[in-house]
RNA sequence: AGAGUGGGCCAAGCGGCCGCUGGAGGCCUAUGGCGCUUCAGAGGAAAGUCCGAGCUCCACAGGACACGGUGGUGGAUAACGUCCACCGGGGGCGACCCCAGGGAAAGUGCCACAGAAAACACACAGCCCAAGUCCGCCGUGGCGGGCCGGCAAUGGUGAAAAGGCGAGGUAAGAGCUCACCGCAUCUGCCGUGAGGCAGAUGGCACGGCAAACCCCACCGGGAGCAAGGUCGAAUAAGGGACCAGCAGGCCAAGGAGCUUAGCUUCGUGGCCUUGCGCGGUGUGGUCCGCACCGUAAGGAGUCCCGGGUAGACCGCAGGAGUCGGCCCGCAAGGGUCGGCCUAGAUAAAUGGCCGCCGUCCGCCCUCGGGUGGAAACAGAACUCGGCUUACGGCCCACUCUAUUU
Repeated sequence: AGAGUGGGCCAAGCGGCCGCUGGAGGCCUAUGGCGCUUCAGAGGAAAGUCCGAGCUCCACAGGACACGGUGGUGGAUAACGUCCACCGGGGGCGACCCCAGGGAAAGUGCCACAGAAAACACACAGCCCAAGUCCGCCGUGGCGGGCCGGCAAUGGUGAAAAGGCGAGGUAAGAGCUCACCGCAUCUGCCGUGAGGCAGAUGGCACGGCAAACCCCACCGGGAGCAAGGUCGAAUAAGGGACCAGCAGGCCAAGGAGCUUAGCUUCGUGGCCUUGCGCGGUGUGGUCCGCACCGUAAGGAGUCCCGGGUAGACCGCAGGAGUCGGCCCGCAAGGGUCGGCCUAGAUAAAUGGCCGCCGUCCGCCCUCGGGUGGAAACAGAACUCGGCUUACGGCCCACUCUAUUU
């Protein structure tokens, strides 16, 4: 000097004039108004709506299935699919980065094209002819060819082809044998653990894909501030559809029988805060449980049609808040002490102009400085912890390359 890797910070500040919104105070014609004083007023992502919660409501938030989510180990956290540290695998010369990281011997399925063949894997080109057999030639032992056979080492195809490399061995080959590596099992040691290291034994394999279906383990009520409340106003007691009875008790009149002031039996009408059954509701689906409502043309509910209202206030910001010191922890974080209070709009306020100053770029210049220009992504709407995406400037540490000392 160049190329990279990891992390942190800022996103402007001050003053004047004018204009908005909220809090506190003040004033007045007082439950409304004034705009008088003072304080505060859009982000690191406010975006995405991808996760988790706080909060509100649904009687319980019960059980099971289905469905959805997560998936190495140990921690952090209110919790999470987030974060920290480590293990294993992969990428990079390196600083570092990435992983949807449980199971392929429970089952099913897929691996295009090419290739002989893509997993119980049939040999294309080829190598051998030791053993068996036939034929031909030369002549007593050879050469050549065929059949039957042996091979998966060589070549080819592919992302991947019967562990890799070296030596021996064989007719030619092959873990066929041996050493090393890999793999499996066992033992010992280290570690909280995932795992790691060492030794012994074994010739061990019939590949990959589960971000294919699936199996295993763990987790999961639902809806959401347009949640949910208070007050006020108006309308059409609005109309229609859906919805099994049975038993029991009491009262009334009647019929029949009998042993005639009564008892028994039969059907009818009315009532019941009764029971069973039935129907319905209960914040994703199905079933069970449980609770509640209704049960005769009924009201609880659901659906369809029609009508009225769309107002005011609360929720609405003191929080798992933030800043600093010290202590614990490798870290994420935690504890303790002290300080601070930082929008609350409702068609949606937080702005406009000017000046100074700060950053970057260009030019000029006498170290200072002068001058011109530029400034990204982008606007709160219940709040918070994360993740993802967009983007301007500055700072710190580390790695590699080249040159100089």